[in-house]
RNA sequence: GGGGUCGUAGCUCAGUUGGUAGAGCACCACAAUGGCAUUGUGGGGGUCAGGAGUUCGACUCUCCUCGGCUCCA
Numbered sequence: 001g002g003g004g005u006c007g008u009a010g011c012u013c014a015g016u017u018g019g020u021a022g023a024g025c026a027c028c029a030c031a032a033u034g035g036c037a038u039u040g041u042g043g044g045g046g047u048c049a050g051g052a053g054u055u056c057g058a059c060u061c062u063c064c065u066c067g068g069c070u071c072c073a
Stems, first nucleotide, its partner, number of pairs: 001072007010025004019056001027043006049065005
C1' cells in the first nucleotide's frame, strides 16, 4: 500500500425487505429479612465510531474518514 471483517447502553451482544432502538449482567428506588446476601417489582442510562449523499423516512443502502482484528505484499 491492497483485500476481508467488526464498531449499537458501563460490559457482553441482538436488531429479520429501510418504518417508534432492545435483551442479559451492572446501576438506582421500593418490598420481603434484625442486617448482609438473595428474590420480586419499577426506574434511569444511546450523537447506533464521525461526516456527506439517496429517500417521505436510514443502525440498515451508497461514498469518504477514524479505530480494532485478520490476510496478502
Transfer RNA from a Verrucomicrobiales bacterium, 73 nucleotides, folded computationally. Its mean pLDDT, the model's own confidence on a scale to 100, is 81. The sequence was found in a public genome assembly. It matches the Rfam family "tRNA". Gene Ontology term of the family: triplet codon-amino acid adaptor activity. Rfam classes the family as a transfer RNA.